[in-house]
Context: one part of a larger RNA
């Protein structure tokens, strides 16, 4: 020096565990904010660094309700509080420094400096307290602003990529930016589809169908009707006409325009107009409201023994019981009957949600006539240039925008894929509309052939922390003593330190800063060997 064995050290794999995550389901909620939000700064406890709570009334104040013996957060010491009901839980209220939309002015956020009115204080000034003082819209009342995960609508709008290169094309109207709204949004009651038969607003799902199409006919893109379902709900204006008021022109009774009220709302055309009449019903509006639910809670069955094992009984043995409860968790090992619970019931002073029903309010009828009047105009349409429709301009309809032209008026007008005819469908150029659908920052309950500390969220721990970066931003590591701290009194060595040796606790101390404790690596002892 090597090999082997043993015993240790180091190290932290493995096993076991779970406080934390992940995904989904059902329900709730779907907003907060100038009555100052979200988010912060600074304070706040007898002592108090951090977290948590709170705000100069500062781990809290008041009222109501629940609840019952302990409590003063994580966390100790000291000192207090509590059956005259504390702590705790719920509801409502009070307080709520400074910054922040931040809003009296300024500013390098949490700071500086004011004005006016009232008050405190001073001999007086300084000083202090309370209130008001930004901007935009609006006559005023009042409203707006800022924040917030996704979903939604609108205005803008890429490229990497694919086409095995690349330009039309694709990626994609995606990512991203901006604006806006709601609990959903948008769409929506046919100038729709269809085809000789019919359907009857919209939305969503399945199918039709990878079909019809489109396409450097490449790569690719890709419908609709119909059918089957989910859910269902329809309405209001403008105009004709009538009236009131105002206004201009005329003055003769009138007439123009404007506002308001009535009237009226459609394709089998309807309405105005004329005649008669005022109902049933309906409502998506307002108010009230039995009840139901949410926000604290509460009742809740049934097991004992042992010369067993053990540190400990829930294990074992023997003998019982409950069960609308044998879900689960805890308790010194594995408990239906020990605890919390579970099944099944019960419960609210206060606030909120919903709501049968009631009231109010609104809406709501029939007939005749076809002479007259009305039925959305710089609109429809056309040309050109674009966009959007599955569709790249094509034979390219329909829809939308820009520019230029520019109708008809119910014997009207539009559509049925260039265009024309016949036939059929509809009634544009005003508006509103629940449900079925999308999403989940958040709350509650539950589930898992989801993870189990290099996994699972980045974060099971002082985590968006430490740390890095001028900054935008990037971004960790780190869980486990024991049933219980019983966390090693006391003695010895000693620098009177660390550490160790005794002693003691404990089932165990090779459980002592910690479960288990693999390997690499290091050491000691013994054996063999060079």
């Nucleotide at each position: 020096g090597g090999c082997a064995u043993a015993u240790g050290g180091u190290g932290g794999a493995u096993g076991c565990c779970u406080u934390g995550g992940c995904a989904c389901a059902a329900g709730u909620a779907g907003g907060c904010g100038a009555u100052g939000a979200a988010g912060g700064a600074c304070g706040u406890a007898g002592u108090a660094a951090u977290c948590u709570g709170c705000g100069a009334u500062a781990a809290g104040c008041c009222a109501c309700g629940g609840g019952u013996a302990g409590g003063c957060g994580a966390u100790a010491c000291a000192g207090c509080c509590g059956u005259u009901a504390a702590u705790c839980c719920g509801u409502g209220g009070a307080u709520u420094u400074c910054c922040g939309a931040a809003u009296g002015g300024g500013g390098u956020a949490a700071c500086c400096c004011g004005a006016c009115a009232g008050g405190a204080g001073u001999c007086a000034u300084g000083u202090c307290c309370u209130g008001u003082c930004a901007c935009c819209c609006g006559a005023a009342a009042g409203g707006g602003a800022g924040c917030a995960a996704a979903c939604c609508c609108g205005g803008g709008g890429a490229a990497g990529u694919g086409a095995a290169a690349c330009a039309u094309c694709u990626c994609a109207g995606u990512a991203c930016c901006c604006g806006g709204a709601g609990g959903a949004a948008g769409a929506g009651a046919a100038a729709a589809c269809a085809a000789u038969a019919g359907u009857g607003a919209u939305u969503c799902c399945g199918u039709a169908a990878g079909u019809a199409g489109u396409g450097g006919c490449g790569a690719g893109c890709g419908a609709a009707a119909g059918c089957g379902g989910a859910a269902c709900a329809g309405c209001c204006c403008a105009a004709a006409c009538c009236g009131a008021c105002g206004u201009g022109c005329a003055u003769c009774u009138g007439u123009u325009c404007g506002u308001c009220g009535g009237g009226g709302u459609u394709g089998u055309a309807g309405g105005a107009c004329c005649c008669a009449a005022u109902a049933a019903g309906c409502g998506a509006c307002u108010c009230g409201a039995a009840g139901u639910g949410a926000u604290a809670g509460u009742u809740g069955a049934a097991u004992g023994a042992c010369u067993u094992u053990g540190g400990a009984a829930a294990a074992g043995u023997c003998a019982a019981c409950c069960a609308u409860a044998g879900a689960a968790g805890g308790u010194g090992a594995u408990a239906g009957u020990c605890c919390u619970g579970u099944a099944a019931g019960c419960g609210a002073a206060a606030u909120c949600a919903u709501a049968a029903c009631g009231a109010g309010c609104g809406u709501g009828u029939g007939g005749g006539a076809u002479u007259u009047c009305c039925u959305g105009a710089g609109u429809a349409a056309u040309a050109c240039g674009g966009a959007g429709u599955a569709a790249g301009u094509g034979a390219a309809a329909u829809u939308c925008c820009g520019u230029a032209u520019g109708a008809a008026u119910c014997u009207g007008c539009c559509g049925g894929a260039a265009c024309c005819a016949u036939c059929c469908g509809g009634u544009a150029a005003g508006g509103c509309u629940a449900a079925a659908u999308a999403c989940u920052c958040a709350c509650u309950u539950g589930u898992g052939a989801c993870c189990g500390a290099u996994a699972g969220c980045g974060a099971a721990c002082u985590a968006g922390u430490a740390c890095c970066g001028u900054g935008a931003g990037g971004g960790a590591a780190a869980g486990g003593u024991g049933a219980a701290a019983a966390g090693c009194a006391c003695c010895c060595u000693u620098c009177a330190g660390a550490a160790g040796g005794g002693a003691g606790u404990g089932a165990a101390a090779u459980a002592g800063a910690c479960c288990u404790g693999a390997a690499a690596c290091c050491a000691u002892a013994u054996g063999c060997u060079u």

Notes
This is a predicted structure of a 530-nucleotide part of an RNA (large-subunit ribosomal RNA, domain I) from a Chlorobiota bacterium. Rfam family: Bacterial large subunit ribosomal RNA. The full RNA is in RNAcentral, with records from ENA. Model confidence (mean pLDDT): 84 of 100.